THF (Tetrahydrofolate) riboswitch aptamer, 102 nucleotides, folded computationally.
It was read from a public genome assembly, where an Rfam model found it.
Model confidence (mean pLDDT): 77 of 100.
Rfam family: THF (Tetrahydrofolate) riboswitch aptamer. From the family's description: Tetrahydrofolate (THF) riboswitch was first reported for Ames et al. as an RNA motif in 5' untranslated (5'-UTR)regions of folate transport and biosynthesis genes in Firmicutes genomes.
Of the family's consensus pairs, 82% are formed in the model.
């Protein structure tokens, strides 16, 4: 100097547990202001992500137990929450770094 290669946070899927809701929250969609993270180092988006405000849409009970009354259990249902395993994916991109050949 050239030529290939690794590595992250993290995502998605499947399963198990624990849980919330089923008196509808919470998930998904659409806005609008903010803030935030993105391989070892710098930078970083029109791409992620989080909370918060509007805005449309919208779901499935069931059977038993206590009963003065809150409740309680069991099977279900939610594009439910959260941890474990497994699985696949994986710097949006730019520099420069590292391995390995030449």
């Nucleotide at each position: 100097c050239a030529c290939a290669g690794a590595g992250u946070a993290g995502a998605a899927g499947u399963u198990u547990g624990u849980g919330c809701g089923u008196u509808a929250a919470g998930u998904g969609c659409c806005u609008g202001a903010c803030g935030g993270a993105c391989g070892g180092g710098g930078a970083g988006u029109u791409g992620c992500c989080g909370a918060c405000g509007g805005g449309a849409c919208g779901a499935a009970a069931a059977g038993g137990g206590a009963c003065a009354g809150a409740c309680c259990c069991u099977u279900g249902c939610g594009g439910u929450a959260c941890a474990g395993a497994c699985u696949u994916c994986g710097c949006a991109u730019c520099c420069c770094g590292c391995u390995u050949c030449g």